[in-house]
Context: one part of a larger RNA
RNA sequence: UUGCAGUUAAAAAGCUCGUAGUUGGAUUUCGGGGCAGUCUGGAUGGUCCGCCGCAAGGUGUUUACUUUGAAAAAAUUUGAGUGUUCAAGGCAGGCUCUCGCCUGAAUACAUUAGCAUGGAAUAAUGGAAGAGGACCUCGGUCCUAUUUUGUUGGUUUCUAGGGCCGAAGUAAUGAUUAAGAGGGACAGUUAGGGGCAUUCGUAUUUAAUUGUCAGAGGUGAAAUUCUCGGAUUUAUGAAAGACGAACAACUGCGAAAGCAUUUGCCAAGGAUGUUUUCAUUUAAUCAAGAACGAAAGUUAGGGGUUCGAAGACGAUCAGAUACCGUCGUAGCCCUAACCAUAAACUAUGCCGACUAGGGAUCGGUGGAUGUUAAUGUUUGACUCCAUCGGCACCUUACGAGAGAUCAAAGUCUUUGGGUCCCAGGGGGAGUAUGGUCGCAAGGCUGAAACUU
Numbered sequence: 001u002u003g004c005a006g007u008u009a010a011a012a013a014g015c016u017c018g019u020a021g022u023u024g025g026a027u028u029u030c031g032g033g034g035c036a037g038u039c040u041g042g043a044u045g046g047u048c049c050g051c052c053g054c055a056a057g058g059u060g061u062u063u064a065c066u067u068u069g070a071a072a073a074a075a076u077u078u079g080a081g082u083g084u085u086c087a088a089g090g091c092a093g094g095c096u097c098u099c100g101c102c103u104g105a106a107u108a109c110a111u112u113a114g115c116a117u118g119g120a121a122u123a124a125u126g127g128a129a130g131a132g133g134a135c136c137u138c139g140g141u142c143c144u145a146u147u148u149u150g151u152u153g154g155u156u157u158c159u160a161g162g163g164c165c166g167a168a169g170u171a172a173u174g175a176u177u178a179a180g181a182g183g184g185a186c187a188g189u190u191a192g193g194g195g196c197a198u199u200c201g202u203a204u205u206u207a208a209u210u211g212u213c214a215g216a217g218g219u220g221a222a223a224u225u226c227u228c229g230g231a232u233u234u235a236u237g238a239a240a241g242a243c244g245a246a247c248a249a250c251u252g253c254g255a256a257a258g259c260a261u262u263u264g265c266c267a268a269g270g271a272u273g274u275u276u277u278c279a280u281u282u283a284a285u286c287a288a289g290a291a292c293g294a295a296a297g298u299u300a301g302g303g304g305u306u307c308g309a310a311g312a313c314g315a316u317c318a319g320a321u322a323c324c325g326u327c328g329u330a331g332c333c334c335u336a337a338c339c340a341u342a343a344a345c346u347a348u349g350c351c352g353a354c355u356a357g358g359g360a361u362c363g364g365u366g367g368a369u370g371u372u373a374a375u376g377u378u379u380g381a382c383u384c385c386a387u388c389g390g391c392a393c394c395u396u397a398c399g400a401g402a403g404a405u406c407a408a409a410g411u412c413u414u415u416g417g418g419u420c421c422c423a424g425g426g427g428g429a430g431u432a433u434g435g436u437c438g439c440a441a442g443g444c445u446g447a448a449a450c451u452u
Stems, first nucleotide, its partner, number of pairs: 006421001007404002014292001016290002021285003026176001062124003065119002068116002077108001081091002093102003134170002137167009181282001182278003186273002189270002194266004200244002204240003208236002211233001215226002252259002297338006307331001311327004349419003353411002356395003361390008370382004399406002425452003434445004
């Protein structure tokens, strides 16, 4: 590994990118004929033929996989033989009847790696695209020099073997397809996606002016608190900083965190459409590594309307360091940097295929003697049908599950689509220690003793 689990029992990294790694679509000779050999079986004939070894040369994609063989210590295991009196065992023993003779001590298994060998399905890999491609012929040029010309020497040719260059010729000359894989371009869209600027809205608080006059706040009831120096309340405009009601939905967008006044600008995204393009599959998932990452918190500035940890006070209470009330610092807001965690939840990794019916809805596309404007088209807006892609829902269960429930949590003992992470009783403990990151708070990694 065969062969476990991960919604809720222990458990899917918050999210995306990404290298190594792992995995990876289809496609070319599944056919016919001839000859020779081998093997098996049969018949006939009769002594022909062949076999082995050594050496040299030529040719050639490379592996995985698989066949056969050699090799692989014995004991053990398997299993043959053998009456240890049986057996566990042992490797002995058996005949003649004392001269001797005859046998055994087999066989199998023996994984990975290595060696040799047959196969060529499957999986990789290679070849000819700027032809420096294959084969063949001829010519030129350069190098080398064995043998033979009686011998020795020199030069040149022929011949032989190489290197380079040129010109023809031969060939079915040489580019698979365009994945209900992927990337790119284009088109009209679409969205509360992002950034910067701009603009609007009421509310709140404050200050100013104004009218009135005894209370106002707040609560279960009160009190703290504010009030003739006019509170609360009314009116008028003003300022400030937050926030963006209703519309607002089982609706949209975004990788997640998240995102909602208007308008402009900037770049980006998805889906759809396409008789567009690429094509040495460029893909899927991903240790290391990287970007983003609510709230709270930290640092430095700014701003401080509201709310409001800490704190103060009033209540309640046996007590109240709380719940309720009145104030109120940090904070909440903006800018520049850190931090990197949440019940970061769908408590459900990502990619791919299949398995079932339905009606809505959002975005695109195609269509209809459809409705409406209408006075005729163009274009809108509706209605209907079809089709891709979303957020969800309803009904069932062929299926799954301990059940709750689930169209995925199905296609699982009839167990293998690819890939990554992660759990192994409860505590001790996400603690100690070490390492590393951080200004800090802390984060990541992460035990054991002991206990039950």
Molecule: small-subunit ribosomal RNA, central domain
Organism: Tethya californiana